This is a predicted structure of a 114-nucleotide RNA (SAM riboswitch aptamer (S box leader)) from Mucilaginibacter sp. The RNAcentral record of the sequence draws on Ribocentre. Model confidence (mean pLDDT): 82 of 100. The organism belongs to Mucilaginibacter, within Bacteria.

RNA sequence: UACUUAUCCAGAAAGACAGAGGGAAAGGCCCUAUGAUGUCUUAGCAACCUGUACCGGCUUCACGCCUGGUGUAAGGUGCUAAUUCCUGCUUCGCUAAACGGAGACAGAUAAGCU
Numbered sequence: 001u002a003c004u005u006a007u008c009c010a011g012a013a014a015g016a017c018a019g020a021g022g023g024a025a026a027g028g029c030c031c032u033a034u035g036a037u038g039u040c041u042u043a044g045c046a047a048c049c050u051g052u053a054c055c056g057g058c059u060u061c062a063c064g065c066c067u068g069g070u071g072u073a074a075g076g077u078g079c080u081a082a083u084u085c086c087u088g089c090u091u092c093g094c095u096a097a098a099c100g101g102a103g104a105c106a107g108a109u110a111a112g113c114u
Base pairs, nucleotide, nucleotide: 003112004111005110006109007108008107013042014041015040016039017038021031022030023029026087027086028085043080044079045078048076049075050074051072052071053070054069055068056066057065058064084106089103090102091101092100093099
């Protein structure tokens, strides 16, 4: 970097430095000198992976193993404005608009693989 799978209406911020943009992209709508984005420190959230405890299943009944369940939070990531902030494309409900539902695309994160 590409691919595969899973999840994305929950949750969780203070300080220091620095100083103007930021929210992926387009439109909208927001955040922002009462300090954005970024970096660092500390704290927290969560439970994807590892570890670990118990339960269940398999087993050669030993070691062990599992697309398993419930915990934990030590380790690896991630995250801590707004539903992925909303929408765009397709489709369904509705005469239509508005509105609402479903799906796709795009994106983010994790794990695996390359």